Background:
Small-subunit ribosomal RNA from a sponge metagenome, 1525 nucleotides, folded computationally. Its Rfam family is "Bacterial small subunit ribosomal RNA". Rfam links the family to the GO terms structural constituent of ribosome and ribosome.
RNA sequence: AGAGUUUGAUCCUGGCUCAGAACGAACGCUGGCGGCGUGCCUAACACAUGCAAGUCGAACGAGAAAGUUCCCUUCGGGGGGACGAGUAAAGUGGCGAACGGGUGAGUAACGCGUGGAUAACGUGCCCUUCUGUGGGGAACAACCAAGGGAAACUUUGGCUAAUACCGCAUAAGCUCUUCGGAGGAAAGGUUGCCUCUCUACGAUGCAAUCGCGGAAGGAGCGGUCCGCGUCCCAUUAGCUAGUUGGUGGGGUAAUGGCCUACCAAGGCGACGAUGGGUAGCCGGCCUGAGAGGGCGAUCGGCCACACUGGGACUGAGACACGGCCCAGACUCCUACGGGAGGCUGCAGUGGGGAAUUUUGCGCAAUGAGCGAAAGCUUGACGCAGCGACGCCGCGUGCGGGAUGAAGGCUCUCGGGUCGUAAACCGCUGUCGUGAGGGACGAACAUCCCAAGGAUGAAUAAGCCUUGGGCCUGACGGUACCUCAUGAGAAAGCCCCGGCUAACUACGUGCCAGCAGCCGCGGUAACACGUAGGGGGCAAGCGUUGUUCGGAAUUACUGGGCGUAAAGGGUCCGCAGGCGGCCGUGCAAGUUGAGGGUGAAAUCCCCGGGCUUAACCCGGGAACUGCCUUCAAAACUGCGCGGCUUGAGUUCGGUAGAGGAAGAUGGAAUUCCCGGUGUAGCGGUGAAAUGCGUAGAUAUCGGGAGGAACACCAGCGGCGAAAGCGAUCUUCUGGGCCGAUACUGACGCUGAGGGACGAAAGCGUGGGGAGCAAACAGGAUUAGAUACCCUGGUAGUCCACGCCAUAAACGUUGGGCACUUGGUGUUCCGAGCCUUGAGCUUGGAGUGCCGGAGCUAACGCAUUAAGUGCCCCGCCUGGGGAGUACGACCGCAAGGUUGAAACUCAAAGGAAUUGACGGGGGCCCGCACAAGCGGUGGAGCAUGUGGUUUAAUUCGAUGCAACGCGAAGAACCUUACCUAGGUUUGAACUCAUAGGGACGCGUCCUAGAAAUAGGAUUUUCACUUCGGUGACCCUAUGAGAGGUGCUGCAUGGCUGUCGUCAGCUCGUGUCGUGAGAUGUUGGGUUAAGUCCCGCAACGAGCGCAACCCCUGGCCCUAGUUGCCAUCAGGUAAAGCUGGGAACUCUAGGGUGACUGCCGGUGAUAAACCGGAGGAAGGUGGGGACGACGUCAAGUCAUCAUGGCCUUUAUGCCUAGGGCUACACACGUGCUACAAUGGCCGAGACAGAGGGCAGCGAACCCGUGAGGGGGAGCCAAUCCCAGAAACUCGGUCUCAGUUCGGAUUGGAGUCUGCAACUCGACUCCAUGAAGUUGGAAUCGCUAGUAAUCGCGGAUCAGCAACGCCGCGGUGAAUACGUUCCCGGGCCUUGUACACACCGCCCGUCACAUCACGAAAGCCGGGUGCACUAGAAGUCGUUGACCCAACCUUCGGGAGGGAGACGCCGACGGUGUGCUUGGUGAUUGGGGUGAAGUCGUAACAAGGUAGCUGUAGGAGAACCUGCGGCUG
Repeated sequence: AGAGUUUGAUCCUGGCUCAGAACGAACGCUGGCGGCGUGCCUAACACAUGCAAGUCGAACGAGAAAGUUCCCUUCGGGGGGACGAGUAAAGUGGCGAACGGGUGAGUAACGCGUGGAUAACGUGCCCUUCUGUGGGGAACAACCAAGGGAAACUUUGGCUAAUACCGCAUAAGCUCUUCGGAGGAAAGGUUGCCUCUCUACGAUGCAAUCGCGGAAGGAGCGGUCCGCGUCCCAUUAGCUAGUUGGUGGGGUAAUGGCCUACCAAGGCGACGAUGGGUAGCCGGCCUGAGAGGGCGAUCGGCCACACUGGGACUGAGACACGGCCCAGACUCCUACGGGAGGCUGCAGUGGGGAAUUUUGCGCAAUGAGCGAAAGCUUGACGCAGCGACGCCGCGUGCGGGAUGAAGGCUCUCGGGUCGUAAACCGCUGUCGUGAGGGACGAACAUCCCAAGGAUGAAUAAGCCUUGGGCCUGACGGUACCUCAUGAGAAAGCCCCGGCUAACUACGUGCCAGCAGCCGCGGUAACACGUAGGGGGCAAGCGUUGUUCGGAAUUACUGGGCGUAAAGGGUCCGCAGGCGGCCGUGCAAGUUGAGGGUGAAAUCCCCGGGCUUAACCCGGGAACUGCCUUCAAAACUGCGCGGCUUGAGUUCGGUAGAGGAAGAUGGAAUUCCCGGUGUAGCGGUGAAAUGCGUAGAUAUCGGGAGGAACACCAGCGGCGAAAGCGAUCUUCUGGGCCGAUACUGACGCUGAGGGACGAAAGCGUGGGGAGCAAACAGGAUUAGAUACCCUGGUAGUCCACGCCAUAAACGUUGGGCACUUGGUGUUCCGAGCCUUGAGCUUGGAGUGCCGGAGCUAACGCAUUAAGUGCCCCGCCUGGGGAGUACGACCGCAAGGUUGAAACUCAAAGGAAUUGACGGGGGCCCGCACAAGCGGUGGAGCAUGUGGUUUAAUUCGAUGCAACGCGAAGAACCUUACCUAGGUUUGAACUCAUAGGGACGCGUCCUAGAAAUAGGAUUUUCACUUCGGUGACCCUAUGAGAGGUGCUGCAUGGCUGUCGUCAGCUCGUGUCGUGAGAUGUUGGGUUAAGUCCCGCAACGAGCGCAACCCCUGGCCCUAGUUGCCAUCAGGUAAAGCUGGGAACUCUAGGGUGACUGCCGGUGAUAAACCGGAGGAAGGUGGGGACGACGUCAAGUCAUCAUGGCCUUUAUGCCUAGGGCUACACACGUGCUACAAUGGCCGAGACAGAGGGCAGCGAACCCGUGAGGGGGAGCCAAUCCCAGAAACUCGGUCUCAGUUCGGAUUGGAGUCUGCAACUCGACUCCAUGAAGUUGGAAUCGCUAGUAAUCGCGGAUCAGCAACGCCGCGGUGAAUACGUUCCCGGGCCUUGUACACACCGCCCGUCACAUCACGAAAGCCGGGUGCACUAGAAGUCGUUGACCCAACCUUCGGGAGGGAGACGCCGACGGUGUGCUUGGUGAUUGGGGUGAAGUCGUAACAAGGUAGCUGUAGGAGAACCUGCGGCUG
């Protein structure tokens, strides 16, 4: 410090997720030791038991017992004394119990924090100072007696002490005061002594000390008040009657409506009152670079609470955790009459919960209370125990050790790896175990000794200081040290697809499972499970939860708003915020310096103590804050004075659809009347509905009525926006220009608020020509609730009143200032001249293009989206949703404000490359068109689908499968089926053991054969003679075999787009980038062919050419081919001699290149025409197929990974099947006839094949064929007769002399064998068919059409197929609108699996959360009334009463009781608010393969979107207005 994730890729926006740190944690697996910390976060739920607050005998009275011992004794025992002991227990009294300890329920508050105030206060214990402490009195506990009660407890009578209580005296200061005065205290105890007093001791004396009272002060602590700070909700906006203030009174320690009476009517609130929700606050803790965010355990400060609610009492202090009273709930006891209790103290129990400890030891230390002290008490505290809960430290060994052991895993079988790891050898001793030693924490106090000091009469006592001594340890069998022992007892957890460090094997097969995000798993999973290996951390490791961080993702530091989320529809304007120039004063902000405070702890730095660290101690710094003093005066602010440039006023001009009202005008539509006129009009893609012979449409004249204002008209004008368009008049707002004077900052913005606000819509009343939601009809359509047509009502118009929304858009808030330019246009002005449609120039507005700069890019660019300042509005992932609820507004429709649950890993913006478009442009192709011939109909052949079957083996499936693999299925082939056999096998390699030559031929038996058995024949090489080798057989083991699966694991090969003209690269340049450029453009071409231009310059694969065939000529060579000339010769014949001319053969060469001429063109490329030429613009044909696409085809040609099989899915054999047949399709053949059939005669090819072959002549057969065998390994012989054609004849339009299917019969040939299932021949039979619906195919010239010939495969053949060969030999192309395919450029896109794309809504099903709902059930709370405990206060006090007074009667005073105010729990009624639940209901979300349609994305097939209104199964449709996205 960042990373993953939206896309085909890119940049941006934006959310989600991860890596870090932390925790009072919990859970899973695991677990050696120690130190230091830490441990009910939930039920402030309920609690058994024990302990947690006592102490003082030096305040006081009283005062046991057990036991020991002594005395007396009737010896049973009893009594008494002493000790126990002035002890225990209890009481009076004092102090404490208000601290310490717990908890966080309540509390949004002066509660807390911080700083102040108290002239408005208190204060026990402590300290200082001054002073007093005199003299009396009356009681009550304990105790005794008598009662009541189960108990708790209590009643009555009697005795008694005090530092308990009460008067009196005194009272400086104290309090009150009318300033005269008045009021108001106390307590003694202990010890010592005899100086003073009295003295017999001694104490009534003295002294010391501890107390007591008064006053003042201090310290510490507390009460109260104030400034500032302190969470969320405005879907809480108004709250308030003791309320705000005053006066009198009361109350308090004290101010105060704190309380009360009266008076006034105030007080609080947008700077957030009131209400609701949540919460103890802080020092701090966690995180973070910081700012900030979160938290408020442990430790520390404050507050609050103590079963719940209320209340007071006591006291210095409480409204009191371990006190009291009352009420309530709960628990317990009870004799039923009554009582008792409060762990949110320490332990502990139950319960709740994911979850949190011992009913431990000790007061040794620290601290607290009491005490003069010893000391006692102390679950505060110190320790120990339990828990890896956290932090820190240590260990589980160290060194050597290669045959790289065994074993595991893996493997290409070679190896690799675990791995120096282990074994083994040597060593050490942390820790463990045993033993021994053994602390610090302890120093006080008291006491003892010594010395000194003050007081004192004192050498007394007590006190103070110093030194020494004695005593005290829970922890603790501790830490620590030493010795012995022996590697001995001590490693796990998570992870290994990317992020993120770490990879293989097997298993599994969208299953089981994983997952933080992206995502893995559908047979080769580094992602699941296991194993091996590896990575990380380590007594822990992971998971979960939570917080901060990363997140600049709420942005103060530090973000944004044209298109990503986001500018309010517009203006006016209160509050608020901000504000020109100069001078002066003040000093609030600001700045500097000083002071106070900011507790300690924590954090940080330095140092120190535990072996180290954690931890602890000391010092420093810091605590960014608040208060205060002094100073400064630049800036802000405030006061005062001034200024004119901001703003405004005045005057003169000026443009304009600015607004309102009134009046007027013409064109057009419609309607009405009349004329002319006749059969149609109208409407559409085409129609129909409709109108019209009752006279329409058309046309002319007249009239009525409503609405809107053509041309002018313009990226022109005006207005704040909405918006404004005939003309005239009246009224009226604003702007601009020019000019002078004036005012003197009067300004900008603007939360709330107000006004205006298109269209639609609403109310009332008018109006209504045209148009037109709804509606009706006609079309279209699968349907058509639409688009189109004919009609048509609200509405559109007017008046008045509502509504308040729009794509109300420049998707761009307002104001001011600054920052290069160019060019239009509107309005106003100035200057100049050559006076014009002139030139220059100033201001205001409105457009376009572009620079810097900005921007993610697109783009913006003086009219900013640039650079700054000020103010307002708004945004924070998508969906849910602008929805629900609430509130406000509205007549309604609805508007404004505006969530959550749930759900997703994205949703988006701009740009890029493609692909696509029922977008555009240009251009090709038998693509259409123009032609010729077919297919689709028939019969047959063949292939396929389907069906059938034991099997009908398998594959190929739009083009690009279907006469395809198959260029030959009767057996074989053959992979299929049935049956029979076989198991190292039919073929291959190796090893071991045994045996033998093997093998061939012949024969026999069983069998369908395979096979099995037998007979016979036959005997390799080398040799050291043992044997060995080759070969064969048997057995065993490795291993063979598989046309078994996967073409979606593959190689190779092939098809297709497509013989289309494209596909790329290097360098450079442009762009943030994907990418672009080049390759686009202008021409041209069959072509990315070539030329020109150009930020490109070059290059590669393609195109073309080079290769083959064919077309002309030349050369060479002439046999088997040829024969012109010469000669011979035949019936004829290159037959023969010969010839080498020609044809031909087959080798080489030449020729054609837009080379030449003319024209066009940019003078280019090229095109057109021409000449020459056998051939002319690629001459014709072939081979040749770029980058890539289709997971195209093929595991059955072959090869091959993986999987499967192994007496079978292998192998052998026989028979069957692949040839089935209601059907459907493809490809063909033959036809339907006269351009023909048949008969006869006659003519002309090319290319092939031939020895297991082709096979002549000749003979036989009607024929297939048979016999025969010449010749030929081929320019020689043979297949071999070419056919169409020509000539002659016949048939005469007929299911025929067309057509030949089918069937019967008879044969031929091949073959082991023609039954299933061959071909051919002859005789007979003679079917459908008379030119073929929708639709569809081929072909542009030697082509189509037509005619025959050959070959491969092959024994034969289902070949009509395929591959070739030649013969005869056309027609047509205007043209590119349309169909199909393709190329280039461009455009749109929501597509990228790429239009066979994407995608919307209803309906149906499942599921989830939410809203509404008759109601039902809770919580909180307001108001009214009722009732009223305890208790304070007040009144009363007839009853009662020790202290004082008294004249003894009583009084003063006090109290019980009663009454009153207030008042908790409660009751009744009625509201508000919040939650739960609720038949039913509403929409919403989600859910691999449901239904209906096709709304959107392309012009998405009616451009879309939008506000509104109506309609409709649904997406939606239509009207009106708006927007361009």
Model confidence (mean pLDDT): 84 of 100.